Record summary:
Model confidence (mean pLDDT): 82 of 100. The RNA shown here (small-subunit ribosomal RNA) has 1491 nucleotides and comes from Characiochloris acuminata.
RNA sequence: AUCUAUGGAGAGUUUGAUCCUGGCUCAGGAUGAACGCUGGCGGCAUGCUUAACACAUGCAAGUCGAACGAAGCUUGGUAACAAGCAGUAGUGGCGGACGGGUGCGUAACACGUAAGAACCUACCUUUUGGAGGGGGAUAACAUUGGGAAACUGAUGCUAAUACCCCAUAAUAGCUGAGGAGUGAAACAAGUGAAAACUUGGCCAAGAGAGGGGCUUGCGGCUGAUUAGCUAGUUGGUGGGGGUAAAAGCCUCCCAAGGCCACGAUCAGUAGCUGGUCUGAGAGGAUGAUCAGCCACACUGGGACUGAGACACGGCCCAGACUCCUACGGGAGGCAGCAGUGAGGAAUUUUCCGCAAUGGGCGAAAGCCUGACGGAGCAAUGCCGCGUGGAGGAAGAAGGUCCGUGGAUCGUAAACUCCUUUUCUCAGAGAAGAAGUUCUGACGGUAUCUGAGGAAUAAGCUCCGGCUAACUCUGUGCCAGCAGCCGCGGUAAUACAGAGGGAGCAAGCGUUAUCCGGAAUGAUUGGGCGUAAAGCGUCUGUAGGUGGUUCGAAAAGUCUACUGUCAAAUACUAAGGCUCAACCUUAAGCAGGCAGUGGAGUACUAUCGAACUAGAGUGCGGUAGAGGUAGAGGGAAUCCCUAGCGUAACAGUGAAAUGUGUAGAUUUUAGGGAGAACACCAGCGGCGAAGGCGCUCUACUGGGCCGAGACUGACACUGAGAGACGAAAGCUAAGGGAGCGACAAGGAUUAGAUACCCUUCUAGUCUUAGCUGUAAACGAUGGAAACUAAGUGAUGCCUUUGGCAUUGCUGUAGCUAACGCGUUAAGUUUCCCGCCUGGGGAGUAUGCUCGCAAGAGUGAAACUCAAAGGAAUUGACGGGGGCCCGCACAAGCAGUGGAUUAUGUGGUUUAAUUUGAUGCAACGCGAAGAACCUUACCAGGGUUUGACAUGCUCAGAAUCUCUCAGAGAUGGGAGAGUGCCAGAAAUGGAACUGAGACACAGGUGGUGCAUGGCUGUCGUCAGCUCGUGCGUUGACGUGUAUGGUUAAGUCCUGCAACGAGCGCAACCCUCGUCUUUAGUUAAAUCAAAAUCUCUAAAGAGACUGCCAGUGUAAACUGGAGGAAGGUGAGGAUGACGUCAAGUCAGCAUGCCCCUUACACCCUGGGCGACACACGUAAUACAAUGGCUAGGACAAUAAGAAGCGACCCUGCGAAGGUAAGCAAAUCUCCAAACCUAGCCUCAGUUCGGAUUGUAGUCUGCAACUCGACUACAUGAAGCCGGAAUUGCUAGUAAUCACCAGUCAGCCAUAUGGUGGUGAAUACGUUCCCGGGCCUUGUCCACACCGCCCGUCACAUCAAGGAAAUCGAGUAAUCCCCAAGCGGUUAAUCUCAACUUUUUUAUAAAGAGAGAUACUUCCAAGGAGGGCUUGGUGACCAUGAUGAAGUCGUAACAAGGUAGGGCUACUGGAAGGUGGCCCUGGAUCACCUCCUUC
Repeated sequence: AUCUAUGGAGAGUUUGAUCCUGGCUCAGGAUGAACGCUGGCGGCAUGCUUAACACAUGCAAGUCGAACGAAGCUUGGUAACAAGCAGUAGUGGCGGACGGGUGCGUAACACGUAAGAACCUACCUUUUGGAGGGGGAUAACAUUGGGAAACUGAUGCUAAUACCCCAUAAUAGCUGAGGAGUGAAACAAGUGAAAACUUGGCCAAGAGAGGGGCUUGCGGCUGAUUAGCUAGUUGGUGGGGGUAAAAGCCUCCCAAGGCCACGAUCAGUAGCUGGUCUGAGAGGAUGAUCAGCCACACUGGGACUGAGACACGGCCCAGACUCCUACGGGAGGCAGCAGUGAGGAAUUUUCCGCAAUGGGCGAAAGCCUGACGGAGCAAUGCCGCGUGGAGGAAGAAGGUCCGUGGAUCGUAAACUCCUUUUCUCAGAGAAGAAGUUCUGACGGUAUCUGAGGAAUAAGCUCCGGCUAACUCUGUGCCAGCAGCCGCGGUAAUACAGAGGGAGCAAGCGUUAUCCGGAAUGAUUGGGCGUAAAGCGUCUGUAGGUGGUUCGAAAAGUCUACUGUCAAAUACUAAGGCUCAACCUUAAGCAGGCAGUGGAGUACUAUCGAACUAGAGUGCGGUAGAGGUAGAGGGAAUCCCUAGCGUAACAGUGAAAUGUGUAGAUUUUAGGGAGAACACCAGCGGCGAAGGCGCUCUACUGGGCCGAGACUGACACUGAGAGACGAAAGCUAAGGGAGCGACAAGGAUUAGAUACCCUUCUAGUCUUAGCUGUAAACGAUGGAAACUAAGUGAUGCCUUUGGCAUUGCUGUAGCUAACGCGUUAAGUUUCCCGCCUGGGGAGUAUGCUCGCAAGAGUGAAACUCAAAGGAAUUGACGGGGGCCCGCACAAGCAGUGGAUUAUGUGGUUUAAUUUGAUGCAACGCGAAGAACCUUACCAGGGUUUGACAUGCUCAGAAUCUCUCAGAGAUGGGAGAGUGCCAGAAAUGGAACUGAGACACAGGUGGUGCAUGGCUGUCGUCAGCUCGUGCGUUGACGUGUAUGGUUAAGUCCUGCAACGAGCGCAACCCUCGUCUUUAGUUAAAUCAAAAUCUCUAAAGAGACUGCCAGUGUAAACUGGAGGAAGGUGAGGAUGACGUCAAGUCAGCAUGCCCCUUACACCCUGGGCGACACACGUAAUACAAUGGCUAGGACAAUAAGAAGCGACCCUGCGAAGGUAAGCAAAUCUCCAAACCUAGCCUCAGUUCGGAUUGUAGUCUGCAACUCGACUACAUGAAGCCGGAAUUGCUAGUAAUCACCAGUCAGCCAUAUGGUGGUGAAUACGUUCCCGGGCCUUGUCCACACCGCCCGUCACAUCAAGGAAAUCGAGUAAUCCCCAAGCGGUUAAUCUCAACUUUUUUAUAAAGAGAGAUACUUCCAAGGAGGGCUUGGUGACCAUGAUGAAGUCGUAACAAGGUAGGGCUACUGGAAGGUGGCCCUGGAUCACCUCCUUC
């Protein structure tokens, strides 16, 4: 110095938690927006996105008298006439093809961009030349008809820059290019006396500018469920026509071409672009305003005029619609500006002006201009400003909250001082005007000056997370919210209100749409083993990609320059409005296309020449269930025949159906049939895959190894295409032993369309065809190269090894993890296929294939916020391993049967109060319901209350008697005056009564709001932490191994080292001893000692000792000892689980009741009774019962008590009464022993039930107490299925005591002692638990999850007889207007020509009309295709707190599951055939790792 660069954020939601995949949602920006609430000002912009729907009314295109004739008015004039005027109609010229609107159509040379050749062009600029001579009409007008009108006929007159003829003419056009023929015109105004000049116009021919027409390359939508399309189609120096112009543009003839997988044709949608929005960019979306192009003008068709149109405010025709009408006919086209109706969520004034800019006409003045310039309306957007500033604590009042102390709104307000943007009023007042007089809609606007007074001016949304911002009240899964997750079922920061707060602000939110985030279609920048995703496999076409060397050329590539990509926009730099938005000026990049040069260094492509490392051919070997066909073989099965032989066989968990005395099964011999080939056999072999297994033969494909002769890149992949392709299935013909869908029968079962059994048909086999699918799997496409090792197996060779194949372990690396790992899922390259949330659905529909079954291709509506993968921790399993427990087993005694007691359910009832409900409710709360208790029911009562505190008044309290009443209660009478202070009056405390209000009260609700307490797993051995280490992480390790223990007890080992709560020990009781002390006990009394004992302190036991085993821990045995391996028993209950139990023990939040859900009383009920269950008692008897006699305890209790002895009573008991506040007295034993009777019976068993008579407690035993005596004398003779307890002073058995308590329904509960066994081989099984491991679709955790039919409701789409439209191609009929054609015929005609004649006659040329005709819009016809709506009914899917039937799947899910296929069944489903592991468990084999 030049170039380049300014630029990228994430979050929520699947789970118990984690990582990943993957969708949904949010935060940003934007808009022609709309809606809700609110609203002060200004500037600049913008404003029918829907019905190209229909339009009332006004305006939007006219102008020229200097082209022309006339009528009119005014003035002058008698008049002719002259002058002037401006409005008019007409002839004529120019303009109405611009400007303005809209986006219907159009997928096209329409648009964009870059090129091109065969063209036209009025006005404008410029050049050259010309402008001579004639003619006949016609509108206006006048007269007269028709018609309602629109309009129009006839006759007559007239002018021109209107029209026609002649002359002249080339550098124009046509034709052999020498010539020949053809073709023109207009004048007007001004000045002037005139000539003439000037200005404007006219004709011919060039040039230019600008404009337009045409052609071509390239570029930009979707669909293949549109694959073939095309006859003027493609071509033809061909013939003809036609155009301004090339051309099948049209026609005749000839040829048969043209387009297409690089997407033709068809269908759908759409104006294109500059730009706009978004994005870091690449991209994506979009095409309002402004600008360029195109298309359209009520719908369809058509031409005319013209320089230009097939014409928005022109014409003709047809159609639809609207309007007028005298019914005969006519008129119209806002997608111009305003405006109206309609549609819609939605879009403005029937305004001012030509002052500016621009346009048309004109010589000009000027006229016209809804273009345009402006104003109005709208917060529609962008930008700017304001709603005041400073001070001000009694921290006012008030609101809200509150722990009641206060906090907050809050310097906020009030109040004081100040300012005036804005506002109101008044005054001044522009630029915009264009060289210059005039001319300003906006507009008395912008702006300036002055006065007044804080005066006129703040809302909206949000506050659970994402996401900034929190409390109270109300509500109670209601009302409601919600963008996603989700909130609401009585303590809601999520609903509604309030206070407070956060954010933005004249706006704020919501809705809709686009981009972003989204790397969620991935070029930048994704994937495909298991999450969605590798075609079943191979061959190969197009295409894509491709080894080494040299050379050429320069297509790609690189580079320089040129042209262009309109303006505006965007960017940069300046400038102008006070700033900004906005506007103005200037400069310029990138990129695209085209052109012209250059480079040759590299790479790719092309051409040429070589090479051998890829690939192939040939040679020599070699292994093999590779394929096809033929032949042969033995074992087994079944059948047949014959012999032997007799009653069973077969089958199962157990059976039955079935076979068999008509002789089966069995056994011997012979014969026959079909299918499959044991052992060898192996992660052994071969093949592309499917698949292939006895032996031999024939034919045949491929691989590998060796050597290194030949070819010389011949290669890789492969859309379409083709071939092969298990099983099942189909067609035809055979075959048919066994097996065996279907079917039949038997079982099982609640059922059993199954699992099991008996039988059995298709099929399985062969041949010839079809089908074309599988979990066709390594869930892993093919090819090439590179990147550690180790170790098995197979084949070959030249063997310390090499190559090929097939396995395992494993490094780097990769992976979400699991895992893969030279056979990659590693690192790279090439090609193909496939995926893009779950469901709907591999369904519908269309098409192709198939005989069919079906296969291939393959959606959408709707619905959900997930679906899913791997791994983690638990829990669970009709998974596994180890271990323990009265868990089983071995035993003993029971329960379940009887009667009774008691509890519960149910039922009943006025009430039968209530809680507890598997274990872990049910002789439980209740350690005791006649009243009370009591909570329930009936009736009778009370209302500041039975109870507490506070206030006032009165009275002490209290006691006695009496009346009414069921009682509560009410009435009456009497006795009585205390304590403290004080001198007294009086006051105080306690109590009673009355009164009013705060309040009391509630066994009312919620144990799912709670505290506390308790049960249970379980006295099971577990549960955790710190640091470290491993994992992306949840989490793991520690606490995994091996031993051992009652024990996570201890030892050993170890990426762990330590620690805590549990275990154990410490505590209590019992057993032994010692010491101390000893009453009330014992020996008749006393003293002293002593024993049993009492009660205090100690000792003792620790695997300490010995032997064996063991590394150790420890185990086994022994000694000693009262006791031996925790001595026995108790208390003690880890982290936690069960929303376990309890609001009725107590406490307590909230809710509810308050003359009642509170309180009192009497009576009743809790005790009912067809029945069912639990827990007990007593029995069924002789191991017993009864009678008589005789013995021996311990715990504990006792004053409203225990109560001896004695007397009475048959007895319960009564009377009397001693002793004892208790080692002293009392309560106080039975089984047992001795003797006798009973003799196997419903009994001398058993005692229920009932009758009578009594005793006791108590106000009171009717409902509803216990006990006694006499009498009565039921069931029951050991108990079905099932089930309980217990391992030693235990079970069993016997009695005793206590609490509660007046008494007792106690046979209960808790204790105490007496007598006193049996058995344990052992851990297979049942139950429970612990540890490890495994599977899992469970995590509310198996009481889990979950599938399908049926029924109901709603929604969506499909089929469907049919029906209503729309579109479209071709055909036919009918053909309007119109261009073109024909002209035989008919009619008409001024200009030119000829003739005759002066009549306006005839003929010709020419023109027009009628007629005919090609093409052709609309219309009609009948079939066809495409597409949409409706549709009885049919079938499907989805969704829906509590419907029905089963239980298919998840664990070995109780028959492992699944894929394809076939049959079958209410449904999930079942079964057969082949295949897969994405199957648990056990055993074995192989391989590997470590030692």
It is recorded under the gene name rrs. Rfam family: Bacterial small subunit ribosomal RNA. The family has 99 seed sequences and 42,628 matches in Rfam 15.1. Lineage of the source: Eukaryota > Chlorophyta > core chlorophytes > Chlamydomonadales > Characiochloris. The RNAcentral record of the sequence draws on ENA and SILVA.